[in-house]
RNA sequence: UCCGACAAGGGCAAACCUGCCGAAAGGCAGGGGCGCAAAGCUCCGGGUCUACCGCCUCACAGGCUACGACUGCCGGGCUGCCGAAG
Numbered sequence: 001u002c003c004g005a006c007a008a009g010g011g012c013a014a015a016c017c018u019g020c021c022g023a024a025a026g027g028c029a030g031g032g033g034c035g036c037a038a039a040g041c042u043c044c045g046g047g048u049c050u051a052c053c054g055c056c057u058c059a060c061a062g063g064c065u066a067c068g069a070c071u072g073c074c075g076g077g078c079u080g081c082c083g084a085a086g
Base pairs, nucleotide, nucleotide: 002086003083004082011036012035016031017030018029019028020027021026034072040078041077042076044075045074046073047070048069049068054064055063056062
């Protein structure tokens, strides 16, 4: 360094519930605990989600669109605790 143990000490926290914010996706806080060795940080590439506004439309129907959202979807970049076997 790779690697990751029925190791030690710790960490994070899915669904769901409550409150607040947001047009929505979703976010924050509390409870909760499915999981996680980067489930720490970063939207950089891909992907997915949303559509207030805008555009198409006679239209409040329907459709299109990211600069919005997701890093606990995949990959990249940066940083990092502990330590057996190999």
The RNA shown here (c-di-GMP-I-GGC riboswitch aptamer) has 86 nucleotides and comes from a Chloroflexota bacterium. The coordinates come from a structure-prediction model, not an experiment, and the mean pLDDT is 89. Taxonomically the source falls in Chloroflexota (Bacteria, Bacillati). Its Rfam family is "c-di-GMP-I-GGC riboswitch aptamer". Its Rfam clan is "c-di-GMP_I riboswitch clan".